Model confidence (mean pLDDT): 81 of 100. Predicted 3D model of a 347-nucleotide part of an RNA (large-subunit ribosomal RNA, domain IV) from uncultured Vexilliferidae. The full RNA is in RNAcentral, with records from ENA. It matches the Rfam family "Bacterial large subunit ribosomal RNA". Gene Ontology terms of the family: structural constituent of ribosome and ribosome.
Context: one part of a larger RNA
RNA sequence: UAAUACUGAAGGAAUUCGGCAAAAUAGCUCCGUAACUUCGGGAGAAGGAGUGCCUUAAUUAAGUAUAUAAAAAUAUACUUUAAGGUGUAAUAUAAUAGAGAAGAGCGACUGUUUAAUAAAAACACAGGACUCUGCUAAGUUGUAAAACGACGUAUAGAGUCUGAGACCUGCCCAGUGCUGUUUGGUUAAACAUUUAAGGUUUUUUUUAAGUAAAAGCUAAAAAUUAGAGCCUCGGUAAACGGCAGCUGUAAAUAUAACGGUUCUAAGGUAGCGAAAUUCAUUGUCGAGUAAGUUUUGACCUGCAUGAAUGGUUCAACGACUCUUCUACUGUCUCCAGUAUUAACUCA
Repeated sequence: UAAUACUGAAGGAAUUCGGCAAAAUAGCUCCGUAACUUCGGGAGAAGGAGUGCCUUAAUUAAGUAUAUAAAAAUAUACUUUAAGGUGUAAUAUAAUAGAGAAGAGCGACUGUUUAAUAAAAACACAGGACUCUGCUAAGUUGUAAAACGACGUAUAGAGUCUGAGACCUGCCCAGUGCUGUUUGGUUAAACAUUUAAGGUUUUUUUUAAGUAAAAGCUAAAAAUUAGAGCCUCGGUAAACGGCAGCUGUAAAUAUAACGGUUCUAAGGUAGCGAAAUUCAUUGUCGAGUAAGUUUUGACCUGCAUGAAUGGUUCAACGACUCUUCUACUGUCUCCAGUAUUAACUCA
């Protein structure tokens, strides 16, 4: 000097990002127990009193153990209660052994997770909704055979989103998806039908001639016919998603219930709101403090809230996050000492 234990005057969080760490609380019996609440809880709420040993008495109501006993029953002891006594600074005397209260955010809850830096507000969850699937089901695996789904059958199975409960879940189908319809438009190869340049062969006719014509074969090319899809026409947002400006106006001022105008598929409804979302911002006004960029209650001017990408609320719960109070303390003012182990010196 460090580590690990322990002690500390006065103060008591002044420390610090933050009470991190430490201290404090602690068992049992009795009394007592608020707001709120989904009436179950909250609750061991909080807050108090008692606790050793001895003597005496009470009660056999109940339980346990032992003895006698077939059992019932009886006896003794302990647990229990009351009164009195008694020693200490200290009676759950050691060890073991909840700190508590108030407000807010998030997630309903128990649960799960980054084996070895993250345990959470992330995941899951019961509950809710949508979509697909009629059984040789949809879906999944496999080249296939086949298997799972399921020895199940729409109160079933699969996928996606949301995430207890309560109150609710507004408007938009223009875009992108999904889905329906087949009137119309566009439309491939192939088959079929029709037309058929040109080439070639043979025969006949013609010519001075290898010229010309006709017929057969071959056949480029074209037309007609022709599906799904796309376009068209409908539906669908608990599908992906979206949910405006400008401007005038009331007899103080201010504001604008009201009006005008442009654009749009429709212009953000109920709620909540400087929020885990607010840039400006330490917004403004209350509360708490002597003093509060945090906290909390309001306001609304929402840079850039908003309804199952769920909105708001909420008892209970949380090794979650933020704020305050009581108790408590070496966290600190401000450090000091003790013990042990190392360090260091000698052997």